[in-house]
Molecule: transfer RNA
Organism: Candidatus Aenigmatarchaeota archaeon
RNA sequence: GGGGUUGUGGUCUAGCUUGGUAUGAUGCCGGUCUUGGGCACCGGAGGUCCCCGGUUCGAAUCCGGGCAGCCCCA
Repeated sequence: GGGGUUGUGGUCUAGCUUGGUAUGAUGCCGGUCUUGGGCACCGGAGGUCCCCGGUUCGAAUCCGGGCAGCCCCA
């Protein structure tokens, strides 16, 4: 220098192919339970979906350009 692949709450992750309210687990907060804690159960908060732009009525998803990690070629 060229190519491939990945980027989503604190952490991990589904959703992308086929555009239409962003999913689950874990962690965190509160409640029930307990002498207290843990477990269990119930409820809740937490996301500019890596960045910028474009297409569209509508973009995590499609298109273009970047950034970062990993792999391959030179």